Predicted 3D model of a 264-nucleotide RNA (Bacterial large signal recognition particle RNA) from a Pseudomonadota bacterium. The model forms 91% of the base pairs in the Rfam consensus. Its Rfam family is "Bacterial large signal recognition particle RNA". The family's RNA type in Rfam is non-coding RNA gene. Rfam links the family to the GO terms signal recognition particle, plasma membrane targeting and SRP-dependent cotranslational protein targeting to membrane, signal sequence recognition.
RNA sequence: CCGUGCUAGAUGGGGAGCUGGCGGUGCCCUGUACCCGCAAUCCGCCACAGCGGGAUCGAAUUCCCCCCCGAGGGCCAGCGUGUGCGGGACUGUCGGAGUCGGACGGUGUUGAAGGGCGGGUCCUGCGCGGCAGGAGCCUUCGAACCCCGCCAGGUCCGGGAGGAAGCAACGGUAAGGAGUCCCUCCUGGGUGCCGCAGGGGCGCCUGCCCGGAGCUGGACGGCUCAGGCAAGCCGCAUGACGCAGUUCGACGGAGGGUGCACGG
Numbered sequence: 001c002c003g004u005g006c007u008a009g010a011u012g013g014g015g016a017g018c019u020g021g022c023g024g025u026g027c028c029c030u031g032u033a034c035c036c037g038c039a040a041u042c043c044g045c046c047a048c049a050g051c052g053g054g055a056u057c058g059a060a061u062u063c064c065c066c067c068c069c070g071a072g073g074g075c076c077a078g079c080g081u082g083u084g085c086g087g088g089a090c091u092g093u094c095g096g097a098g099u100c101g102g103a104c105g106g107u108g109u110u111g112a113a114g115g116g117c118g119g120g121u122c123c124u125g126c127g128c129g130g131c132a133g134g135a136g137c138c139u140u141c142g143a144a145c146c147c148c149g150c151c152a153g154g155u156c157c158g159g160g161a162g163g164a165a166g167c168a169a170c171g172g173u174a175a176g177g178a179g180u181c182c183c184u185c186c187u188g189g190g191u192g193c194c195g196c197a198g199g200g201g202c203g204c205c206u207g208c209c210c211g212g213a214g215c216u217g218g219a220c221g222g223c224u225c226a227g228g229c230a231a232g233c234c235g236c237a238u239g240a241c242g243c244a245g246u247u248c249g250a251c252g253g254a255g256g257g258u259g260c261a262c263g264g
Base pairs, nucleotide, nucleotide: 001264002263003262004261005260006259009057010056011055012030013029014028015027020046021045022044023043024042034054035053036052037051038050063257064256065255067253068252072248073247074246075245078243079242080241081240082238083237084236085235086234087233090232091231092229093228094227096225097224098223099222100221101220104217105216106215107214114210115209116208117207118206119205120204121203122199123198124197125196126195127194128192129191131188132187133186134185135184136183138179139178140177141176147172148171149170155164156163157162
């Protein structure tokens, strides 16, 4: 070096999950790759970590190790975008208040600010007036009989003289009605350029006195204060998307390694 027969090993691998851990069934990726039985309230094992039975290949294109590439999965929540909730410190914005500034006005030596003494506006009571209501006074009307006066006629008593009661008419009056509204009294009020007394005094109006030069308006600008909004901003959450970081890693590629026996 060649041949024959074996053996290790191979006939898929990986990720997440489950598990104390490992592997499998189930899910996903890769991509084509022997068969049968078992398994999610699981099944089988223990670092040589599926088990049991069978079949084929077999020391190399196929087995083992390292490296590269990298489908795909996991972790992290780091950055950006997005979404939701909240906040208002800051920026911004809106209106308000104060203060300062320069300009423009108003007012003030015919006296500003400030101070003092009064009055009014407000409340209560009384007086006077006015208004309204009621009563009185006054005028008038007002009773078939049961009110008055006078009582024709008629009636009654009487011998007579004479007397008595009394309807209508007429006159008058009561209750009551109407009127007058001058006068008297009583009552009332969202009554009065009225008077007196008391109270009250924030504000406003007003008179007098002291005082002796300011007082004030709206815009504009600066600053400050408290408030509203939430675009920027801040915080939290989310996981949608993208980018980082980290981990495992199929397929593929490159390099290296690999046993025994017999014969020539």